[in-house]
RNA sequence: ACUGCGAGUGGCGAUGGGGUUCGCCGUUAACCGCCGCGCUGCGGCUGAUGACCCCUACCUUGAA
Numbered sequence: 001a002c003u004g005c006g007a008g009u010g011g012c013g014a015u016g017g018g019g020u021u022c023g024c025c026g027u028u029a030a031c032c033g034c035c036g037c038g039c040u041g042c043g044g045c046u047g048a049u050g051a052c053c054c055c056u057a058c059c060u061u062g063a064a
Base pairs, nucleotide, nucleotide: 010025011024012023013022016055017054018053019052020051021050033045034044035043036042037041
């Protein structure tokens, strides 16, 4: 150096889990939505995804 075997291959993307994919970070990291007000706080709005698909939870309405 090559081949074979074995082992390992992390975390994050505003509310749970799974598959695929994209991006970000290297532990003093990535990441932790928006709006208003009298701003150590209070009130309001959207979303269970970064994206696609699925499951579950929750809310409203209608029918039986």